[in-house]
RNA sequence: GCAUCCAGAGUAGCGCUGACGCUCUCGCCAACCUGCCCGACUCGGCAAGGUGGAUUCCCGAAGGGGAGAUGCGGCCAAUGACCUGGCAACCAAGGGGUU
Numbered sequence: 001g002c003a004u005c006c007a008g009a010g011u012a013g014c015g016c017u018g019a020c021g022c023u024c025u026c027g028c029c030a031a032c033c034u035g036c037c038c039g040a041c042u043c044g045g046c047a048a049g050g051u052g053g054a055u056u057c058c059c060g061a062a063g064g065g066g067a068g069a070u071g072c073g074g075c076c077a078a079u080g081a082c083c084u085g086g087c088a089a090c091c092a093a094g095g096g097g098u099u
Base pairs, nucleotide, nucleotide: 001072002071003070004069005068010026012025013024015022016021028053029052032050033049034048035046036045037044039099040098041097042096043095056067057066058065059064074087075086076085077084
């Protein structure tokens, strides 16, 4: 700087704390990035890889505004840094339109 904050999701277990609450494990939710689903584009889909979340706050009658939060892949090699090269990415989904 751009996008999103509509919706969704634990009466679980161990540990710590006076309490609020927190770490870890397991489960769950979610398509933001990567990957896959068709050669391409687009819409849509898939929790596989990378993140994140489990219901944010304030103002305004409303449109809306402000604050805050999250995302804009990961790992290895090389480099001061960039450039560059390489590696893994499912047993899931396996579609619509255009070309």
SAM-I/IV (S-adenosyl methionine) riboswitch aptamer from a marine eukaryotic metagenome, 99 nucleotides, folded computationally. The coordinates come from a structure-prediction model, not an experiment, and the mean pLDDT is 80. It matches the Rfam family "SAM-I/IV (S-adenosyl methionine) riboswitch aptamer". Its family is annotated with regulation of gene expression and S-adenosylmethionine metabolic process in the Gene Ontology. On this family, see Weinberg et al., RNA 2008: "The aptamer core of SAM-IV riboswitches mimics the ligand-binding site of SAM-I riboswitches". Clan: SAM clan. The model forms 100% of the base pairs in the Rfam consensus. RNAcentral holds the sequence, with entries from MGnify.